[in-house]
Context: one part of a larger RNA
RNA sequence: CGUAGGAAUAUUGAAGGGAGCUAACUCUAGUACGAGAGGACCGGGUUGGACGUAUCUCUAGUGUACCAGUUGUGCCGCCAGGUGCAGUGCUGGGUAGCUAUAUACGGUGAGGAUAAGCGCUGAAAGCAUCUAAGCGCGAAGCCCUCCCUAAGAUGAGUAUUCCCUUGAGGGUCGUGGAAGAUGACCACGUUGAUAGGCGACAGGUGCAAGUGCAGUGAUGCAUUGAGCCGAGUCGUACUAAUUACCCGAUAG
Numbered sequence: 001c002g003u004a005g006g007a008a009u010a011u012u013g014a015a016g017g018g019a020g021c022u023a024a025c026u027c028u029a030g031u032a033c034g035a036g037a038g039g040a041c042c043g044g045g046u047u048g049g050a051c052g053u054a055u056c057u058c059u060a061g062u063g064u065a066c067c068a069g070u071u072g073u074g075c076c077g078c079c080a081g082g083u084g085c086a087g088u089g090c091u092g093g094g095u096a097g098c099u100a101u102a103u104a105c106g107g108u109g110a111g112g113a114u115a116a117g118c119g120c121u122g123a124a125a126g127c128a129u130c131u132a133a134g135c136g137c138g139a140a141g142c143c144c145u146c147c148c149u150a151a152g153a154u155g156a157g158u159a160u161u162c163c164c165u166u167g168a169g170g171g172u173c174g175u176g177g178a179a180g181a182u183g184a185c186c187a188c189g190u191u192g193a194u195a196g197g198c199g200a201c202a203g204g205u206g207c208a209a210g211u212g213c214a215g216u217g218a219u220g221c222a223u224u225g226a227g228c229c230g231a232g233u234c235g236u237a238c239u240a241a242u243u244a245c246c247c248g249a250u251a252g
Base pairs, nucleotide, nucleotide: 001152005163006162007161008160009159010158011157015149016148017147018146021049022048023047024046025045026044027043033038051106052105053104054103055102059100060099061098062097066093067092068091069090070089071086072085073084074083075082076081109145111143112142117137118136119135120134169247170246171245172244173189174188175187176186177185194240195239196238197236198235199234200233201232203229204228205227210223211222212221213220214219
């Protein structure tokens, strides 16, 4: 842009894509078979490997905007307390998110038509013959079934509801997003919880500073599971989403 007005919701499925793997153990059964040694078909169950999809409750990583410890040195006049730099200085932990080594699930099964093959009936050819007419069975393969995309399927489909001629609706703009290179998509814009801030909680770290007490002191104890706290959850209009502009007329 189209799908002959605009919008929302729910759909049909032409067509296309994905998936498709396999082992061991066990029951049947030490049965059938076999002199014995040995040892099944058919059918059922359990547990795996590799592969794939999704997810982050658990486990384990990462987590340079979280917390703590600590070395050297500079600075904040000094002490104390902090801060800069040294690969995040180094080290110990770690929320969300993102992940796998974690968790869940998948291949099955059913149907149809067949291949090799096995048959039924059956002539040519009084017999025989699976084939010539006719009819069956038969594979991890084929078509479906399973999962995904899908009406630009220009053949542009279908259903329901609402709105508009006095303008429906869309966009610009702004606040943002487990959406994202940019467009796009999604949420919100005061009739408001969209983001920040703030509050509570979860969660992390691990007991702050100051003061008091004990000790010559390093340090310890008490106040104190303190203090600090990124992304999480639930609230709360304090801040910012202001004002406004542009596009948009088909049938009748």
Record summary:
Large-subunit ribosomal RNA, domain VI from a Saprospiraceae bacterium, 252 nucleotides, folded computationally. Its mean pLDDT, the model's own confidence on a scale to 100, is 87.